RNA sequence: CCUGUGCACCGCUUCGUCGCUUCCCGCCUUCGGGCGGGGGGAGGAAAGUCCGGGCAGCAUAGCGUGCCGUGCUUCCUAACGGGAAGGGGCGUCCCUGGGAACGGGGCCGUCACGGAAAGUGCCGCAGAAAGGGAAACUACCCGUCGCAAGACGGGAAAAGGUGAAAAGGUGAGGUAAGAGCUCACCAGCGCUGGUGGUGACAUCGGCGGCUUGGUAAACCCCACGGGCUGAAAGACCAUGUACACCGGGGACCGCUCUUCGGAGCGGAUAGGGUCGCGCGCCCGAAUCCCGGGGGGUGGGUCGAUCGAGGUCCGUCGUGAGGUGGAUCCCAGAUAAAUGACGGAGGCCCCGCGCAAGCGGGGAACAGGACCCGGCUUACAGGUGCACAGGACCU
Numbered sequence: 001c002c003u004g005u006g007c008a009c010c011g012c013u014u015c016g017u018c019g020c021u022u023c024c025c026g027c028c029u030u031c032g033g034g035c036g037g038g039g040g041g042a043g044g045a046a047a048g049u050c051c052g053g054g055c056a057g058c059a060u061a062g063c064g065u066g067c068c069g070u071g072c073u074u075c076c077u078a079a080c081g082g083g084a085a086g087g088g089g090c091g092u093c094c095c096u097g098g099g100a101a102c103g104g105g106g107c108c109g110u111c112a113c114g115g116a117a118a119g120u121g122c123c124g125c126a127g128a129a130a131g132g133g134a135a136a137c138u139a140c141c142c143g144u145c146g147c148a149a150g151a152c153g154g155g156a157a158a159a160g161g162u163g164a165a166a167a168g169g170u171g172a173g174g175u176a177a178g179a180g181c182u183c184a185c186c187a188g189c190g191c192u193g194g195u196g197g198u199g200a201c202a203u204c205g206g207c208g209g210c211u212u213g214g215u216a217a218a219c220c221c222c223a224c225g226g227g228c229u230g231a232a233a234g235a236c237c238a239u240g241u242a243c244a245c246c247g248g249g250g251a252c253c254g255c256u257c258u259u260c261g262g263a264g265c266g267g268a269u270a271g272g273g274u275c276g277c278g279c280g281c282c283c284g285a286a287u288c289c290c291g292g293g294g295g296g297u298g299g300g301u302c303g304a305u306c307g308a309g310g311u312c313c314g315u316c317g318u319g320a321g322g323u324g325g326a327u328c329c330c331a332g333a334u335a336a337a338u339g340a341c342g343g344a345g346g347c348c349c350c351g352c353g354c355a356a357g358c359g360g361g362g363a364a365c366a367g368g369a370c371c372c373g374g375c376u377u378a379c380a381g382g383u384g385c386a387c388a389g390g391a392c393c394u
Stems, first nucleotide, its partner, number of pairs: 001390010012345007020041009043365001047376002050374005055230004062279004067226005072086005087113001088111004093106005114221002119219002121215003137160002140155006168186006187211001189208008234302004245292005252267006271283003309328008347362006
């Protein structure tokens, strides 16, 4: 210097003319609005709508169960399936101890990383055998038969072969051949004690049986969390309509009053109330309840833009972040405004040129719709830092 990867950041500037939307001020108005002046007017993802929260309604949303989700630890946070710091497993490479099995250390990458010794299920193909005191295909050993090839019976999981995986490994003893059969070492498991750490865990011992396969993104178990709906939530104003029509169902009790028709109050039932079931809570019946089609309105205001808000500085923390101060106000549309044209400058690409420069071309992904925190995805071009590879020079 070039290329790549990761992280962080920027993601055109300015002027003129004509427009759009909103707020403020002034003037005019036929009260619908119009004119003039001034201020504000998309993004890093406004996107996908995946997760969480605020807010709203339904008991100021309650209990159980079903169902769904999450899953190493500690912390951050309003909350999270997000983030930070750490622990552990696995893998490549490097260094290193050992005769071997195997062990120790480092860089980088990666992991939905609770439980497989509660139980059940499953483990394709290949293979004799795929999970309980298993399994004998080849080869091995013993016995019987046979001239032999070999056949049959038994032993044996050491060797070969199959497989992702063959029921601990290395070595020695032992044996007819073998085998945790015995022993030493190594790995791993269960129980247990000490030390360090908030903790995940690490480390040093003791005891035990010689050994227990994998799979929970299979059922399941454990722990924790989740009520449902969603701004078309919801509140109010205005306008309008059908207390009609069709189908189904309708039950009482007590007290008081009575003009004897009934009326009022209290209780209970059918039924109803925003996931299923059970409970609970609330409403609650003749101007009634459930279902059906049908009729009408479909305008406006609020919700709704001052907020877990932005910027800068201090301070605490390894960090995510916390906290204090100063300062700023920064879209609010509703069929949906934020645009069009032109000039100048900057950036990138191509061509010409030794160079200065000249000519031509290009500018991504994408646009609010109640708000906020994340995640994920898209993105021309550029900047910074770290790492890796390459080229050249010293």
A computed fold for a 394-nucleotide RNA from a Cyclobacteriaceae bacterium, annotated as Bacterial RNase P class A. Taxonomically the source falls in Cyclobacteriaceae (Bacteria, Pseudomonadati, Cytophagia, Cytophagales). The sequence was found by an Rfam model in a public genome assembly.